[in-house]
RNA sequence: CUAGAUUGCUAGGUGAUCGCCCCUUUUGAAAAAGGAGAGGAAAGUCCGGACAGCAUAGAGCAACGACAGUCGUUAACGGCGACCAGAAGUAAUUCUAGGGAAAGUGCCACAGAAACGAUACAGCCUAAGUCCUUCAUAGGAACGGCAAUGGUGAAAGGAGUGCGGUAAGAGCGUACAGCAGAAUAUGGCGACAUAUUCUGGAGGUAAACCCUGUCGGCUGCAAGGAAAUCUGGUUAUUGGCUGCUCGUCAACAGAUUGUAUGAACCCGCUAUAGAGUACCAGCAAUGGUAUCCAUAGAUAGAUGAUCGCCCUCGACAAAAUCCGGCUUACGGCAAUCUAGCUUU
RNA sequence: GUACCCGUAGCUCAGCUGGAUAGAGCGUUGGUUUGCGGUACCAGAGGCCGCAGGUUCAAAUCCUGCCGGGUACACCA
Numbered sequence: 001c002u003a004g005a006u007u008g009c010u011a012g013g014u015g016a017u018c019g020c021c022c023c024u025u026u027u028g029a030a031a032a033a034g035g036a037g038a039g040g041a042a043a044g045u046c047c048g049g050a051c052a053g054c055a056u057a058g059a060g061c062a063a064c065g066a067c068a069g070u071c072g073u074u075a076a077c078g079g080c081g082a083c084c085a086g087a088a089g090u091a092a093u094u095c096u097a098g099g100g101a102a103a104g105u106g107c108c109a110c111a112g113a114a115a116c117g118a119u120a121c122a123g124c125c126u127a128a129g130u131c132c133u134u135c136a137u138a139g140g141a142a143c144g145g146c147a148a149u150g151g152u153g154a155a156a157g158g159a160g161u162g163c164g165g166u167a168a169g170a171g172c173g174u175a176c177a178g179c180a181g182a183a184u185a186u187g188g189c190g191a192c193a194u195a196u197u198c199u200g201g202a203g204g205u206a207a208a209c210c211c212u213g214u215c216g217g218c219u220g221c222a223a224g225g226a227a228a229u230c231u232g233g234u235u236a237u238u239g240g241c242u243g244c245u246c247g248u249c250a251a252c253a254g255a256u257u258g259u260a261u262g263a264a265c266c267c268g269c270u271a272u273a274g275a276g277u278a279c280c281a282g283c284a285a286u287g288g289u290a291u292c293c294a295u296a297g298a299u300a301g302a303u304g305a306u307c308g309c310c311c312u313c314g315a316c317a318a319a320a321u322c323c324g325g326c327u328u329a330c331g332g333c334a335a336u337c338u339a340g341c342u343u344u
Numbered sequence: 345g346u347a348c349c350c351g352u353a354g355c356u357c358a359g360c361u362g363g364a365u366a367g368a369g370c371g372u373u374g375g376u377u378u379g380c381g382g383u384a385c386c387a388g389a390g391g392c393c394g395c396a397g398g399u400u401c402a403a404a405u406c407c408u409g410c411c412g413g414g415u416a417c418a419c420c421a
């Protein structure tokens, strides 16, 4: 310098004028003054919670759904961290829907003899028994034997090589190598790794049904929230939406009423599982202590426009109950690492 | 805001329990019929199955993530 990998930071600055929205103060009101005003993704709504209502959200069975290596972390998670195994890459490093195919069922088109109960098209073989020819050796035929070789296919029964073995062959036998499982020993919390011994010959597919284990009550701020009257009610009734059963608990459940306003108003509504810094524990995610900082809150929906100056001339995009993640969109900068080339 | 559904030819739809060369009707192009046009008949063209990735021997079909379009839900305090 080129190519690549990982991690972190940032999200134009500043001044003036005019507007928008919220809060506070002054004020009878109008109005005035002061203060505050989008994001790392506010997005997709894909997960998990808080919160609210249903009873404080119970138990069991079945169904349904989600998840799936181990250990940890958290309010919780399908997230995150570390590690293990496998895969990709020269490497830095990255990726994995990573339980079970040795419980059962299904499927494996076309081609092919045969597609998972094996089978025999080409091919190889006539050792034994049978028949024919022959004096005989031998030759031929059928019945048969084989699965090494060829062909088909994504896949052919699923362990390679040497030696033995045979009529021909074959894990048929054996030695070595390799694979799977089990036991023992060592190391590790564990997944697992290493070593030794023994056993075995098992196709693929679970993002097909399914089995095993774990988790999940339902509804979502368009949740939800007033008063009065009447009726029913304690052996009863009602109590959320998958069904059944059991148990406990609660007292409420249903209906009606009404001026005005309005696609109504108010509350819920924003300060918290918050951020930063320091120290401590931990490899890390994260946790603890101290200190310090920070209040958008609308309801047709505010956060903008113009002008001046400066710079590297500014991408993706904007709250709507609130948080933790994931995913997707996207400009710029920096650091570390890897490979190659060049120069000294 | 919340919940859910659908994208296949120019248009309207099948297929989506995995195995195709992806079909049908209308439209469109060419031809035959006609004096001409319509009708009728014959033949053809036209598709990355919304996009990207994955599972599988094999994906329009199964899974994941995006993109686009659509539907339903408040109501009395």
Stems, first nucleotide, its partner, number of pairs: 001340010012310007020037001022035005039316001043327002046325005051220004055248001058246005064216005069083005084098001085096004099211002104209002106205003116158001121150002123146003130141004160176005179200009224267002227257006237251003272294001274293001276291006311314001345417007354370004363401001372388005394410005